């Protein structure tokens, strides 16, 4: 020193479901209706197994969200700290 894995950061994309009532400080608060792709939780194909266990884009809506902005799993680049890996 490469080479595999890869946190964080940057830009870009990036769905879905009421611009509802109402009181009002425009941002909350109650009512009803809905959505799942922050995050959380449960099942399980499956993996691993001395014990402990690990595990979704599937389910659930506590939570978040239903105009726009925010926000946003995820996928691309861009960088590269780490690494029990070659």
């Nucleotide at each position: 020193a490469a080479u595999c894995u890869u946190a964080c950061a940057u830009c870009g994309g990036g769905a879905g479901a009421g611009a509802c009532u109402a009181a009002u400080u425009u941002a909350u608060u109650a009512g009803c209706g809905c959505c799942g792709a922050a995050g959380g939780a449960g099942c399980a194909a499956c993996c691993a197994c001395c014990c402990c266990g690990g595990a979704a884009a599937c389910u659930c809506u506590c939570a978040g969200g239903c105009a726009a902005a925010u926000g946003g799993a995820c996928c691309g680049a861009u960088u590269a700290a780490a690494g029990c890996a070659u």

Glycine riboswitch aptamer from an uncultured Pelagibacteraceae bacterium, 86 nucleotides, folded computationally. It was read from a public genome assembly, where an Rfam model found it. Its mean pLDDT, the model's own confidence on a scale to 100, is 78.